A computed fold for a 73-nucleotide RNA from Chromera velia, annotated as transfer RNA. The prediction has a mean pLDDT of 81. Taxonomically the source falls in Chromera (Eukaryota, Sar, Alveolata, Colpodellida). The sequence is in RNAcentral, with records from ENA.
RNA sequence: GAGGCUGUAGUUCAAUGGUUAGAAUACUACCCUGUCAAGGUAGGGGUUACGGGUUCAAGUCCCGCCAGUCUCG
Numbered sequence: 001g002a003g004g005c006u007g008u009a010g011u012u013c014a015a016u017g018g019u020u021a022g023a024a025u026a027c028u029a030c031c032c033u034g035u036c037a038a039g040g041u042a043g044g045g046g047u048u049a050c051g052g053g054u055u056c057a058a059g060u061c062c063c064g065c066c067a068g069u070c071u072c073g
Stems, first nucleotide, its partner, number of pairs: 001072007010025004018056001027043005050064004
């Protein structure tokens, strides 16, 4: 330098273009327990890397850009 893949909650990951973007875990409170752990209930947490475009509607499709990773040179 060329090409592929990935980027979504603190973390690991879901979500057929379709009507409030979810799960697990972590965090907070409460219950339970002599205490802790485990378990149960509830709650908070999101600019879907970033900038544009298409569409009635975009995490999803298109373009650009950045980062990571892999392959080739």